Predicted 3D model of a 76-nucleotide RNA (transfer RNA) from a Chitinispirillaceae bacterium. NCBI's taxonomy places the organism under Bacteria, Fibrobacterota, Chitinispirillia, Chitinispirillales, Chitinispirillaceae. It matches the Rfam family "tRNA". Rfam links the family to the GO term triplet codon-amino acid adaptor activity.
């Protein structure tokens, strides 16, 4: 080159047959404890990779771009 898979919180993942987006763990604060841990219990954290299209309405349908990762094929 080509075909495919993957992108959603700091890390590892869900999820949405189109309709205010979640958990774990980290993080903060507060209980508890002489005190650490543990344990509860609250709060923060998000332009769901990017751009564009459809729609009343897109993280989610379609297209194009970018990035990793497999698998193929060419060439050295």
């Nucleotide at each position: 080159g080509c075909c495919g898979a993957u992108g959603u919180a700091g890390c590892u993942c869900a999820g949405u047959c189109g309709a205010u987006a979640g958990a774990g763990c980290a993080u903060u604060c507060g209980a508890u404890u002489c005190g650490u841990a543990a344990u509860c219990g609250a709060a923060a954290g998000g332009u769901c990779a990017g751009g564009g299209g459809u729609u009343u309405g897109a993280u989610u349908c379609c297209c194009c771009u970018c990035a990793u990762c497999g698998g193929c094929u060419c060439c050295a």